[in-house]
Context: one part of a larger RNA
RNA sequence: GAACGAACGCUGGCGGCAUGCUUAACACAUGCAAGUCGAACGAGACCUUCGGGUCUAGUGGCGCACGGGUGCGUAACGCGUGGGAAUCUACCCUUUGCUACGGAAUAACUCAGAGAAAUUUGUGCUAAUACCGUAUGAUGUCGAAAGACCAAAGAUUUAUCGGCAAAGGACGAGCCCGCGUAGGAUUAGCUAGUUGGUGUGGUAAAGGCGCACCAAGGCGACGAUCCUUAGCUGGUCUGAGAGGAUGAUCAGCCACACUGGGACUGAGACACGGCCCAGACUCCUACGGGAGGCAGCAGUGGGGAAUAUUGGACAAUGGGCGAAAGCCUGAUCCAGCAAUGCCGCGUGAGUGAUGAAGGCCUUAGGGUUGUAAAGCUCUUUUACCAGGGAUGAUAAUGACAGUACCUGGAGAAUAAGCUCCGGCUAACUCCGUGCCAGCAGCCGCGGUAAUACGGAGGGAGCUAGCGUUGUUC
Numbered sequence: 001g002a003a004c005g006a007a008c009g010c011u012g013g014c015g016g017c018a019u020g021c022u023u024a025a026c027a028c029a030u031g032c033a034a035g036u037c038g039a040a041c042g043a044g045a046c047c048u049u050c051g052g053g054u055c056u057a058g059u060g061g062c063g064c065a066c067g068g069g070u071g072c073g074u075a076a077c078g079c080g081u082g083g084g085a086a087u088c089u090a091c092c093c094u095u096u097g098c099u100a101c102g103g104a105a106u107a108a109c110u111c112a113g114a115g116a117a118a119u120u121u122g123u124g125c126u127a128a129u130a131c132c133g134u135a136u137g138a139u140g141u142c143g144a145a146a147g148a149c150c151a152a153a154g155a156u157u158u159a160u161c162g163g164c165a166a167a168g169g170a171c172g173a174g175c176c177c178g179c180g181u182a183g184g185a186u187u188a189g190c191u192a193g194u195u196g197g198u199g200u201g202g203u204a205a206a207g208g209c210g211c212a213c214c215a216a217g218g219c220g221a222c223g224a225u226c227c228u229u230a231g232c233u234g235g236u237c238u239g240a241g242a243g244g245a246u247g248a249u250c251a252g253c254c255a256c257a258c259u260g261g262g263a264c265u266g267a268g269a270c271a272c273g274g275c276c277c278a279g280a281c282u283c284c285u286a287c288g289g290g291a292g293g294c295a296g297c298a299g300u301g302g303g304g305a306a307u308a309u310u311g312g313a314c315a316a317u318g319g320g321c322g323a324a325a326g327c328c329u330g331a332u333c334c335a336g337c338a339a340u341g342c343c344g345c346g347u348g349a350g351u352g353a354u355g356a357a358g359g360c361c362u363u364a365g366g367g368u369u370g371u372a373a374a375g376c377u378c379u380u381u382u383a384c385c386a387g388g389g390a391u392g393a394u395a396a397u398g399a400c401a402g403u404a405c406c407u408g409g410a411g412a413a414u415a416a417g418c419u420c421c422g423g424c425u426a427a428c429u430c431c432g433u434g435c436c437a438g439c440a441g442c443c444g445c446g447g448u449a450a451u452a453c454g455g456a457g458g459g460a461g462c463u464a465g466c467g468u469u470g471u472u473c
Base pairs, nucleotide, nucleotide: 001473002472003471004470006469007468008467009466010465013345014344015343016342017341018340019338020337021303026301027300028299030298031297032296035062036061037060040059041058043056044055045054046053047052069256070255071254078181079180080179081178082177083176084175087173088172092169093168094167095166096165097164098163099162100134101133102132103131109124111122112121113120114119140149141148142147154161155160156159182228183227184226189219190218191217194216195215196214197213198212199211200210201209231253232252233251234250235246236245237244238243258279259278260277261276262275281292282291283290284289309335311334312333313332317331318329319328320327321326348378349377350376351375358369359368360367361366384409385408386407387406388405392400417462418461419460420459421458422443423442424441428457429456430455431454432453438445439444
């Protein structure tokens, strides 16, 4: 000098665009953040112009694995980059073929109970695109072949939407490898499923991934093992560059969801607002037993130098469901708060010498503040008042918002501070103080004439900011 997610002190007019718990992955009151489909199904209630329609708890389907948050863990194929083969992929696209015949239940509901509650037991009835059987079945699977094996679901407004099998694509994901990716040797040896083989199991899939047997290997000063620290990257800051530091916001990947473990469902999870077990904590209880998880958006307590509203809307963009109308969406778009940052604008312009008054200094003549003020002539950005009023929406639909913007009106009116002035370093005098009080980034000032302390006048610098502190280059 530059930079910052900054903080603190003094000060503070406006707008645009950004940014805003860096600390306790501390604990959380309250509300909201994931639903949707009646064109899969029975039932109930309501309305009815008797054609039908509306609403819903339940069965069923799809979604809830996305989106949103955080950085605990992780020094690792976690990430970056470049390759690879032994894989899966709901919805979507293309293509081919099929969609036949039957059956038994069950929730809702009824009745009877248990319990304080959460919840739950039994009896009876019923439907389906829920469940099951048979058939058919190949270009599919297994097999050398013969052959064996595997499917489906219907709905309605009769035109569509579906269902099943197979092949291909797209999208997404899993796995393996080369190279790169902190510090410590005051960590030198580490390893028994350890290293390899055979077989078998397991997985969507290669593989000690698991197991049985066999062999005795494998890694390491080119740093194994151990310890400490840390999410990684695109990037960001600085620098002429090389490099150094860093990884907020935005984007990609990873990991996590009270702590630890586990699986279920599913195309996909070992699942933030799912389940089970254990633990800590909090709450309810009729003491028998139950409920909960903000590292979602707001918000509260706490910690801290320090970080915002318990706001509006689905209008746009996008997502889920639905044939659609539509519903949901704290994603998102907006508004609110904060000079936290960057950028822009303003706080007036011209004229004005009697060089006014006042202040300060003075050699008492004067000098300086200073064209500065007043006065005169103008202008109206901004702010204020009134009127009009968008784009964002494509036929309709605008939270923002009567916002941006435009026009008119009155009036200099509504708007300047902060730090410094010994040298480095731009800027000097007086008074007070007297090694005191104090200053200070370094050198150093202060002990009676202090341009260095405090005040004043004057000056210098930056300016809605200016200084200080912290950190990086």
Molecule: small-subunit ribosomal RNA, 5' domain
Organism: Sphingorhabdus lacus